[in-house]
Molecule: transfer RNA
Organism: Candidatus Dojkabacteria bacterium
RNA sequence: UGGGGGGUGGAGCAGAGGCAGCUCGCCAGGCUCAUAACCUGGAGGCCGUACGUUCGAAUCGUACCCCCCCAACCA
Numbered sequence: 001u002g003g004g005g006g007g008u009g010g011a012g013c014a015g016a017g018g019c020a021g022c023u024c025g026c027c028a029g030g031c032u033c034a035u036a037a038c039c040u041g042g043a044g045g046c047c048g049u050a051c052g053u054u055c056g057a058a059u060c061g062u063a064c065c066c067c068c069c070c071a072a073c074c075a
Stems, first nucleotide, its partner, number of pairs: 001071007010024004018055001026042005048064005
C1' cells in the first nucleotide's frame, strides 16, 4: 500500500429495509436451615464516527477510525 472479514447492553453472539433480541452475567423477590441449582420479575445498548439514499436505515451507498487475516514492499 492492496484485498477480505469484523465493530450491536458488562461478556459472547443473532438481527441484512418496518417497534433492537438471545445466552451468560448483574439486581430484587420466591424456594431452602443455608448455599448452589431452579422459578418469577427488573435494570442496562439506539447499533464504531460522519454524511448520503429512502416514507422509513443496526441493515443500502461513500469517506474516515479501530481490530483480525492474506498479499505486496522492506535497507